The prediction has a mean pLDDT of 82. The RNA shown here (transfer RNA) has 88 nucleotides and comes from a Methanoregulaceae archaeon. NCBI's taxonomy places the organism under Archaea, Methanobacteriota, Methanomicrobia, Methanomicrobiales, Methanoregulaceae.
RNA sequence: GCGAGGGUAGCUAAGCUUGGCCAAAGGCGUCGGACUUAAGAUCCGAUCUCGAAGGAGUCCAUGGGUUCAAAUCCCAUCCCUCGCACCA
Numbered sequence: 001g002c003g004a005g006g007g008u009a010g011c012u013a014a015g016c017u018u019g020g021c022c023a024a025a026g027g028c029g030u031c032g033g034a035c036u037u038a039a040g041a042u043c044c045g046a047u048c049u050c051g052a053a054g055g056a057g058u059c060c061a062u063g064g065g066u067u068c069a070a071a072u073c074c075c076a077u078c079c080c081u082c083g084c085a086c087c088a
Base pairs, nucleotide, nucleotide: 001084002083003082004081005080006079007078010028011027012026020068029047030046031045032044033043034042048057049056050055061077062076063075064074065073
């Protein structure tokens, strides 16, 4: 350099093809509770921010575009993995 795959919340990982009921499944972790003499295991709840709540705000590598509406479609850039090529 060419080709392919990927970047989603504390970690991991679906969702993307076919845009909307997506604060975004599941697992792990963490916090609280139940159970237990205790711990583990198991079960229940919570786990972006603000709020007592209804609710509001913001987010899917970065920037831009299309659209009433974008994690999802388009463009550019950055980064990671694999293969090939190049070099030695």
Record summary
Rfam family: tRNA. About the family: Transfer RNA (tRNA) molecules are approximately 80 nucleotides in length.